[in-house]
The RNA shown here (transfer RNA) has 72 nucleotides and comes from bacterium (Candidatus Gribaldobacteria) CG_4_10_14_0_8_um_filter_33_9. Its Rfam family is "tRNA". By type it is a transfer RNA. Rfam links the family to the GO term triplet codon-amino acid adaptor activity. The organism belongs to Candidatus Gribaldobacteria, within Bacteria. Model confidence (mean pLDDT): 85 of 100.

RNA sequence: GCCGCGGUAGCUCAGUAGUAGAGCGCUUCUCUGAAAAAGAAGAGGUGGUCGGAGCGUUACCGAUCCGCGGCA
Numbered sequence: 001g002c003c004g005c006g007g008u009a010g011c012u013c014a015g016u017a018g019u020a021g022a023g024c025g026c027u028u029c030u031c032u033g034a035a036a037a038a039g040a041a042g043a044g045g046u047g048g049u050c051g052g053a054g055c056g057u058u059a060c061c062g063a064u065c066c067g068c069g070g071c072a
Stems, first nucleotide, its partner, number of pairs: 001071007010024004018055001026042005048064005
C1' cells in the first nucleotide's frame, strides 16, 4: 500500500429499514440478627464521525478515524 471483518448500555454481544434488547455488572426494595444467595422493581445508549439515497435506517451507499486478521 491492497483486501476482509469489526466499532451498539460499565463489560461481552444480539438486532440486516418502521424511533434498540439480552446476559453479567450497578441502584432501590423484600427476605436476614447482619450478609450471601434468591425474588421484585429501576436507572443507564448523539448506535465511531461526516455526508448521501430513502417518507423513515443501527441496518443501504460513499468518505474518514480506530481496532483485528490476511496479502505484498